[in-house]
Molecule: Bacterial RNase P class A
Organism: uncultured Spirochaetales bacterium
RNA sequence: CCAGGUUUCCGAAGUAAUCGCUGUAGUACAGAGGAAAGUCCGGGCACCGCAGGACAUGACGCCGGCUAACGGCCGGGAGCAGCAAUGCUACAGAAAGUGCAACAGAAAGCAAACCGCCUUCGGGCAAGGGUGAAAUGGUGGGGUAAGAGCCCACCGCGCAACCGGUAACGGUUGUGGCAUGGCAAACCUCGUCAGGUGCAAGGCCAAGCAGCAACAGGGCUGUCCGUCCGAAAUUGCGGGUAGGCCGCUUGAGACUGCGGGCAACCGUAGUCCGAGAUAGAUGAUUACAUAAACAGAACCCGGCUUAUCGGAAACCUGGUUCA
Repeated sequence: CCAGGUUUCCGAAGUAAUCGCUGUAGUACAGAGGAAAGUCCGGGCACCGCAGGACAUGACGCCGGCUAACGGCCGGGAGCAGCAAUGCUACAGAAAGUGCAACAGAAAGCAAACCGCCUUCGGGCAAGGGUGAAAUGGUGGGGUAAGAGCCCACCGCGCAACCGGUAACGGUUGUGGCAUGGCAAACCUCGUCAGGUGCAAGGCCAAGCAGCAACAGGGCUGUCCGUCCGAAAUUGCGGGUAGGCCGCUUGAGACUGCGGGCAACCGUAGUCCGAGAUAGAUGAUUACAUAAACAGAACCCGGCUUAUCGGAAACCUGGUUCA
């Protein structure tokens, strides 16, 4: 200098003045995001006449940690990709059962011989070739009529013991010729978790009225058991009212310092209070400066995913050149 990898940070239209809008206060202050988006997960909170059990259904799936919790995050293991730094993984079970793999091919789960090799012409073979995504361990040697784990060495695989590690797992030694595989993001089996509904939850005040009929059922918000209520609830038809307040923002909160931890994160001390609308608020003008993408809160929070402009720093890997 070139190419690549990982981690982190900043800004994303600003400053001043005037007028205007909303909130809290009472004359001052504050006022859309890093994703506010998707409504995909997890909760907080509220209610369900005691919210219990079973089934169904759904989700997750290597090990250890973090967290309020999670299908999230951190670290590690194994496998795969890459020269490497690193990246990805829907990562329990295929001798419990069922099922799938078109076409091609002789044959794709108990089978099978197209070309071919050998032959004593009876037959033997699956090593070589072909087909295919996949053909029944791999390489080398011996042996054989020709061949084959038929035999041997190494690799691989199964089992056992020992060692290291919290564990997943790794290593060493020995032993066995040992294998007709793949897919469970196919049904299934095993283990763990999940009651339901949701701020249009739920509560208070105000206003207003007109009931009629059916029914032994109705609630526990998928089903059954169980349990509670029960002439009311519930259901159908019809009439009337519909304005305001709470929930509503002080939080599993933010920032900084110190300590612990590889890290996620935890502890502790101090400081701060950064929108609460509801026909839905943050706009207009002037000056300076300049530079713009994706894009507007609606109960709140932790994640994930998606969209996107510009810039900065550190560390690591490979290559080239110079000293």